[in-house]
C1' cells in the first nucleotide's frame, strides 16, 4: 500500500518557535489568516476505537475463555480541538418555472428536455479506530 468491519448532526484551545499560507484531491464557492496560516514544540482539553471493570445474552453436557449487548470508568495505545466530512460535483425524490410533446368525453390528464431551489442515515472520495495479509 491492499483488504474487512464499525464510525463521522456531538464534543473539546492556550503558550513558545515559526512567516504565508490553509480548509485531503480537481473545478467553482463560501470561509479562516499579519489581531500571525502551515509545521515544529510545551501544556491543557474532548471523545471513548482500542482498553479496564461490572451485568445481561447466546454458545456449551456443564463452566471459563471467545463472541453479542449494555452501564461504569478514563491509568495506557490511537486520533481528534472552525464551519456536516465547510458546501456543491454522480444518483435519487418533491415543489416551482421555461420549451416542446401525446390523448381527450374539451372539463381536463399525461410524457420528455432545461433551470431554479428544498430534501435523501442513498452512492462514491476521503479521513480515524480495530483487525487481516
Nucleotide at each position: 500500500a491492499a483488504c474487512u468491519u464499525a464510525u463521522c448532526a456531538a464534543g473539546a484551545a492556550a503558550g513558545g518557535c515559526a512567516g504565508a499560507g490553509g480548509g485531503a484531491u480537481a473545478u467553482g464557492g463560501c470561509c479562516c489568516g499579519u489581531u500571525g496560516a502551515a509545521g515544529c514544540c510545551u501544556u491543557g482539553g474532548c471523545a471513548a476505537c482500542c482498553c479496564u471493570a461490572c451485568c445481561a445474552g447466546a454458545u456449551u453436557u456443564c463452566u471459563c475463555a471467545c463472541c453479542u449487548g449494555g452501564u461504569a470508568g478514563a491509568a495506557g495505545g490511537u486520533g481528534c480541538c472552525a464551519a456536516c466530512u465547510c458546501c456543491a460535483u454522480c444518483c435519487u425524490g418533491a415543489a416551482c418555472a421555461g420549451c416542446u410533446u401525446g390523448c381527450u368525453a374539451c372539463g381536463g390528464c399525461g410524457g420528455g428536455c432545461u433551470g431554479u431551489c428544498c430534501g435523501g442515515a442513498g452512492a462514491g472520495a476521503g479521513a480515524u479506530a480495530a483487525g487481516u495479509c